A computed fold for a 484-nucleotide part of an RNA from a metagenome, annotated as small-subunit ribosomal RNA, 3' major domain.
Model confidence (mean pLDDT): 80 of 100.

Context: one part of a larger RNA
């Protein structure tokens, strides 16, 4: 000086409490282990690997396994050389690549032209080119992790032979090394707020594809009242642009600033709420398979083409969902209210055909589609506690749909099957408010999809927090150490 302690003081944080829903039992999906296998391609492995690279494995991808071909090479520059026959385009082999035959010729310049030359383009040949081979412990870069935790340093003085110390420690306060105040210390940087970005109030201005109150026409209606249209921009709403929230005002505590407590007004109160934003540094963390790149291999193969098959294999463990096990339900009928998006090889209305997947055809296209009643809610009926009108796996049959092609290995519909499962040991996660739980709805990948993942949108909308003994992480001061 650090880092440890089952030392000790002070403080935090869904750490534990209080609660509210799960996981750990089932069935299913998904990913991982391990076992198999020609191959089951490769990394990620405590918290920080396990729906994680992967925002899409049928062929492709694809890196792996047979097999089939191939050697300047799928691809780059450069040099010689061969010559015409290059793009394409017929056959014949073949599982395809490819291999063998044959048709088929371009620009410029010079030149009457035969031709020359340069340039494309093909032969061969040489330097190379490839390599998802290895090292993340050579390495850029870019990531996770303590951690949005409150820290981590300099400069000048001073103190110490010196390692160093001080500031930065103390008293008080903060979300906060945040502010005050003291004080051999003064003052600075990076962090920490603030400045960006949504959201939450009114105001101005925009008024079209958006809006209808008022005013007027035109048609339906018994009336209210619906539809359209036109003036019109009040109102919603778009979008822009400033205004607002700073503890400014009061009151009380405190020496004093600062800082707390309560109130006013306010749409909103002490960081209003929610993103982005991560300090010195740690873990020789993670990635040589995004890509970049040092060294070391490989060079008729560890490159490169192609067909198949695999990566979906299953006695079994383990993580992440998901759907349940029911009456705050579940089935059948009515019926009501959104947000975000997203299209042109595309999204597709109304009509027509089907029980349906789905098919015909196709108005229009950001005014119109996706879209419809957006699902739960909410009314009205059924069902009456039962392995059931709960559950859907599993099988069987018939179809439908993407694509060259769904056997291995794809999603959907119908019709029949109708399984385990009556709330789950020990353990253990998540969550403090429009949050938790629960309802749907949309988008990347995408020919189609194993979407129950991921990413966001709205709707419905709680309980609880006595308090900091204890578990877990972390923060300041202190103390002891046979540890650096």
């Nucleotide at each position: 000086u650090g880092a440890c302690g089952g030392g000790g003081g002070c403080c935090c944080g869904c750490a534990c409490a209080a609660g509210c829903g799960g996981u750990g039992g089932a069935g299913u999906a998904u990913g991982u282990g391990g076992c198999u296998u020609a191959a089951u391609u490769c990394g990620a492995u405590g918290c920080a690997a396990c729906g994680c690279g992967a925002a899409g494995a049928a062929c492709c991808u694809u890196a792996c396994c047979u097999g089939g071909g191939u050697u300047u090479g799928a691809c780059a520059u450069g040099c010689c050389u061969c010559u015409c026959u290059a793009a394409g385009u017929u056959g014949g082999u073949g599982a395809a690549a490819g291999c063998c035959a044959g048709c088929g010729a371009g620009u410029a310049u010079a030149g009457c032209a035969a031709u020359a030359u340069a340039c494309a383009a093909u032969u061969g040949g040489c330097a190379c080119a490839g390599g998802u081979g290895c090292u993340g412990c050579a390495u850029g870069g870019c990531u996770g992790u303590c951690g949005u935790c409150a820290g981590c340093u300099c400069g000048u003085g001073u103190c110490g032979u010196g390692a160093g110390a001080u500031g930065u420690u103390g008293g008080g306060u903060u979300a906060a090394g945040u502010c005050c105040c003291g004080c051999a210390a003064c003052g600075a940087g990076c962090g920490c707020a603030a400045c960006c970005c949504c959201u939450g109030u009114g105001a101005a201005c925009u008024g079209u594809u958006g809006c209808c109150a008022c005013u007027u026409c035109g048609g339906c209606u018994g009336u209210u009242g619906c539809c359209g249209g036109a003036a019109g921009c009040a109102c919603u709403c778009u979008g822009u642009u400033a205004a607002g929230a700073c503890u400014g005002c009061c009151u009380g505590g405190u020496c004093a600033a600062g800082c707390c407590a309560g109130g006013a007004g306010g749409a909103a109160g002490g960081u209003g709420g929610g993103g982005a934003c991560g300090a010195c540094g740690u873990c020789a963390a993670g990635u040589c398979a995004g890509u970049a790149u040092g060294g070391c291999c490989c060079u008729u193969a560890c490159g490169c083409c192609c067909a198949g098959g695999g990566c979906u294999g299953c006695a079994c463990a383990c993580g992440u969902a998901c759907u349940a096990c029911a009456a705050u339900g579940c089935c059948c009928g009515g019926c009501a209210c959104a947000a975000u998006g997203a299209g042109a090889g595309c999204c597709a209305a109304g009509a027509c055909c089907g029980c349906g997947a789905g098919g015909u055809g196709g108005a229009g296209g950001a005014a119109a589609u996706c879209g419809u009643u957006a699902a739960a809610a909410c009314c009205g009926g059924g069902c009456c506690c039962a392995g059931u009108u709960c559950g859907g796996a599993u099988u069987g049959g018939a179809g439908g749909c993407u694509g060259c092609a769904u056997c291995u290995c794809g999603c959907c519909u119908c019709c029949a099957u109708g399984a385990a499962g009556c709330c789950g040991g020990a353990a253990u996660c998540g969550c403090u408010a429009g949050u938790a739980a629960u309802g749907g709805c949309g988008c990347a990948u995408c020919a189609g999809c194993u979407a129950c993942g991921g990413c966001g949108c709205c709707g419905u909308g709680a309980a609880u927090a006595c308090g900091u003994u204890c578990c877990c992480g972390g923060g300041c001061c202190u103390u002891g150490u046979a540890c650096a």